RNAcentral holds the sequence, with entries from MGnify. Predicted 3D model of a 165-nucleotide RNA (Lysine riboswitch aptamer) from a chicken gut metagenome.

[in-house]
C1' cells in the first nucleotide's frame, strides 16, 4: 500500500402496514358582521378573490394530508452515519431585507449503545438533535495478577483495530 473482516437493541435507505396527527386544516349549507382578504414575514410591484357580501365569528353536515412514530420485508454498509461552523447554489410569484427547506464544498467533533438532567425541534408524554454526567460494551497500549484460558486497573481514539498478501 492492497484485499477481507470484527464491535451490536450497530448505522442508513426503500416499499408496505398500523396508530397518532384530528374531528384539526379545509369544504358545502344557514346565520351574523360590513371592506377588505390571499400568494412564509415586512416594504414596494404584480396577480387572484370580494357589497352577486369576501375576511372574521357562530351553528349543522362532511372531513384530510405532510412531517415525526410502530411493525414486517428487502437493500446498502462498519465514518457505517450523525452533527457544529463557514461558504457559495437553489426553492418558497418579482426586487430588497429576514426566516425556513434541499442538496454541494471546506473544516471540526463523535468507537458503539442505554439512561438521568438541561436547551432546541415537534400536536405530543411519542420521537429526533445537541451538551454535561453515569453505566454497559468492543478495541488497542501500559501495569499487576494468573490455573496461561484469562482477570483487574488506568488511559487513548475509528486518520483506529484484526487477519492475509
Nucleotide at each position: 500500500g492492497a484485499u477481507a473482516g470484527a464491535g451490536g437493541c450497530g448505522c442508513g435507505g426503500a416499499a408496505c402496514u398500523c396508530a397518532u396527527c384530528a374531528g384539526u386544516a379545509c369544504g358545502c349549507c344557514g346565520g351574523u358582521c360590513g371592506a377588505g382578504u390571499c400568494c412564509c414575514u415586512c416594504a414596494a410591484a404584480g396577480g387572484a378573490c370580494g357589497c352577486u357580501g369576501a375576511c372574521g365569528c357562530c351553528g349543522c353536515c362532511g372531513g384530510a394530508a405532510a412531517g415525526g412514530g410502530u411493525g414486517u420485508u428487502c437493500c446498502g454498509c462498519c465514518g457505517a452515519a450523525a452533527u457544529g461552523c463557514a461558504g457559495a447554489a437553489u426553492c418558497g410569484u418579482u426586487u430588497g431585507a429576514g426566516c425556513g427547506g434541499u442538496g454541494c464544498u471546506g473544516u471540526g467533533u463523535u468507537g458503539g449503545u442505554u439512561g438521568c438532567c438541561g436547551a432546541g425541534a415537534g400536536a405530543a408524554u411519542a420521537u429526533c438533535c445537541c451538551g454535561u454526567c453515569a453505566a454497559c460494551u468492543g478495541u488497542c497500549a501500559c501495569a499487576a495478577u494468573u490455573u496461561c484460558g484469562a482477570u483487574u486497573g488506568u488511559g487513548g481514539a475509528g486518520c483506529g483495530c484484526u487477519a492475509u498478501c

The coordinates come from a structure-prediction model, not an experiment, and the mean pLDDT is 83.